[in-house]
């Protein structure tokens, strides 16, 4: 230097171009003499930045950064 993946909640990951979700964790009710589990429920997201196409973008295109993986 060139190819391909990847980037979405504190974490691990979804999500067929039509209201952004679960599981963990966190907070708070029930239960408990306390705590643990157990159960309900709540909050957390400019979807890496920027920009195109669309009536509408996590999703498509394009440039950038960060990672990672092959080849020289």
């Nucleotide at each position: 230097g060139g190819g391909c993946c990847c980037u979405u909640a504190g974490c691990u990951c979804a999500a067929u171009g039509g209201u952004a979700g679960a599981g963990c964790a966190u907070c708070g009710g029930u239960u408990u003499u306390g705590c643990a589990u157990a159960u309900c429920g709540a909050a957390g997201g400019u979807u890496g930045g920027g920009a195109g196409u669309u009536c509408a973008a996590a999703u498509c295109u394009c440039c950038c950064a960060g990672g990672g993986u092959c080849c020289a």
A computed fold for a 72-nucleotide RNA from a Candidatus Nealsoniibacteriota bacterium, annotated as transfer RNA. The sequence is in RNAcentral, with records from ENA. The source organism's lineage runs through Bacteria, Bacteria candidate phyla and Candidatus Nealsoniibacteriota.